[in-house]
RNA sequence: UUGAAAAAGGCAAACUUAGCGAAAGCUAAGGACGCAAAGCCACGGAUCUUCUACCUUGAAAAGUAAUGAUCGCCGGGCUACCAAG
Numbered sequence: 001u002u003g004a005a006a007a008a009g010g011c012a013a014a015c016u017u018a019g020c021g022a023a024a025g026c027u028a029a030g031g032a033c034g035c036a037a038a039g040c041c042a043c044g045g046a047u048c049u050u051c052u053a054c055c056u057u058g059a060a061a062a063g064u065a066a067u068g069a070u071c072g073c074c075g076g077g078c079u080a081c082c083a084a085g
Base pairs, nucleotide, nucleotide: 001084002083003082010035011034015030016029017028018027019026020025033072039078040077041076043075044074045073046070047069048068052065053064054063
């Protein structure tokens, strides 16, 4: 640098159950769609949510905004197993 073949091992989507949370979502167990960084960091972009705040209203609804969430959306940073070169 690469992931063609092989081997050892790793992670675990949907869904189900239990718990947490306002929600998005997260955690644990089961489960495997996939993954060569599907390991870590929300740093840039993107997406999701709106307790709350603002706005609006007769009152609501609607609207706006992450400080919340996703690293299994893309990019960036850090680290790493095996094999080949």
Overview
A computed fold for an 85-nucleotide RNA from Desulfosporosinus fructosivorans, annotated as c-di-GMP-I riboswitch aptamer. The source organism's lineage runs through Bacteria, Bacillota, Clostridia, Eubacteriales and Desulfosporosinus. Rfam family: c-di-GMP-I riboswitch aptamer. Rfam's curators write: GEMM was predicted in a large-scale screen for bacterial structured RNA regulatory elements. The prediction has a mean pLDDT of 87.